[in-house]
RNA sequence: AUUCGACAAACGCAAAGGUGCCUAAAAAACACUGGCGCAAAGCUAAAGGGGCUAAAGUGAUUGGUUGAUCCUUCAUAAUGCCAAACAGCUAUCGAG
Numbered sequence: 001a002u003u004c005g006a007c008a009a010a011c012g013c014a015a016a017g018g019u020g021c022c023u024a025a026a027a028a029a030c031a032c033u034g035g036c037g038c039a040a041a042g043c044u045a046a047a048g049g050g051g052c053u054a055a056a057g058u059g060a061u062u063g064g065u066u067g068a069u070c071c072u073u074c075a076u077a078a079u080g081c082c083a084a085a086c087a088g089c090u091a092u093c094g095a096g
């Protein structure tokens, strides 16, 4: 230095759930709590691949109404979002 990862040590991170809060809606984010766990559970996301939601738009159509370019229902849809499944980049320690 690289690879590797211990019933190590130091330093971290923080799942589910709960409470608050924000956005064109949701997913999500953020804060507090919580402590499942993690050797990258650090960063990236238009370098790739994967996942979540479905507002606008588009298409169809069930129903509502006197009727409709209205409301409702279904589908499609990422420019929104995630990354603690994979992947890329960077990094602490040193038993073996």
Base pairs, nucleotide, nucleotide: 004094005093012038013037017033018032019031020030042089043088044087048086050082051081052080057076058075059074060073063071064070